[in-house]
FMN riboswitch aptamer (RFN element), 132 nucleotides, folded computationally.
RNA sequence: AUAUUGUUUCGGGGCGGGGCGCAAAUCCCCACCGGCGGUGAAGCGCGCAAAGCGACAAGUCCGCGAGCCGAGAGGCCGACCUGGUUUGAAUCCAGUGACCGACGGUCAUAGUCCGGACGGGAGGAACCAUCA
Numbered sequence: 001a002u003a004u005u006g007u008u009u010c011g012g013g014g015c016g017g018g019g020c021g022c023a024a025a026u027c028c029c030c031a032c033c034g035g036c037g038g039u040g041a042a043g044c045g046c047g048c049a050a051a052g053c054g055a056c057a058a059g060u061c062c063g064c065g066a067g068c069c070g071a072g073a074g075g076c077c078g079a080c081c082u083g084g085u086u087u088g089a090a091u092c093c094a095g096u097g098a099c100c101g102a103c104g105g106u107c108a109u110a111g112u113c114c115g116g117a118c119g120g121g122a123g124g125a126a127c128c129a130u131c132a
Base pairs, nucleotide, nucleotide: 003130004129006127007126008125009124010123016030017029018028019027031112032111033101034100035064036063037062038061044054045053046052059099060098067076068075069074080097081095082094083093084092103115104114105113
C1' cells in the first nucleotide's frame, strides 16, 4: 500500500417579503436549497520535467441512494442552454440566462411546513484482526 472480514462513528439543505382570498410557508410575483461515489482537458501546488504525484471542483454527464409500483420475481424513477477560454469543455469562466425536485397530510394545489423518521441509506472516517 492492496484485498477480505469485523467494530465504532458520521452520514440533507431550504419560505424571508408581497398579492388574491374566509382560508395558502401549498396558488401568483420575488426569494431560498442542492445527498453519495466516479469523471473533471487546462490551470494551480510539489517536481529538472511536457513524466509522475497531490489539493479543489457537477442538482440538470455516468452511476448509486432515497422514493414509487408489485404477493414475489421484478419494474419505474427529474432537469441545460448560450457565449468565452482551449488542440480539446458534459465538468472551467460568464449570463443579474433556463430548468428540476418521492409518498401521505393540510380550511387551498408544498423541493422549503407536518408525518412515516430517535427509521432507512448510497457511502465517508477511524480502529482491530487475518492473508499475500